[in-house]
């Protein structure tokens, strides 16, 4: 320098195929059961999807640029 993969909640991931209200598990907060802990149950909070721009009535999803990490080539 060229090519490819990944980036979504504190952590690990799904959702992209076919654009249509952003989800799951663990964790966190509150309450109940227990003398307390552990554990179980119920309820709840937290992300404008790495960043920016474009297309569209509508973008995590399509297009372009860019950043970070990893892999391959030179």
């Nucleotide at each position: 320098c060229g090519g490819g993969a990944u980036g979504u909640a504190g952590c690990g991931c799904a959702g992209u195929u076919u654009g249509g209200u952003a989800g799951c598990g663990c964790a966190c907060u509150u309450g109940a059961a227990u003398g307390g802990g552990g554990u179980u149950c119920a309820a709840g909070g937290g992300g404008u999807c790495g960043c920016a721009a474009g297309u569209u009535c509508a973008a995590a999803u399509c297009u372009u640029g860019u950043c970070a990490u990893c892999c391959c080539g030179a």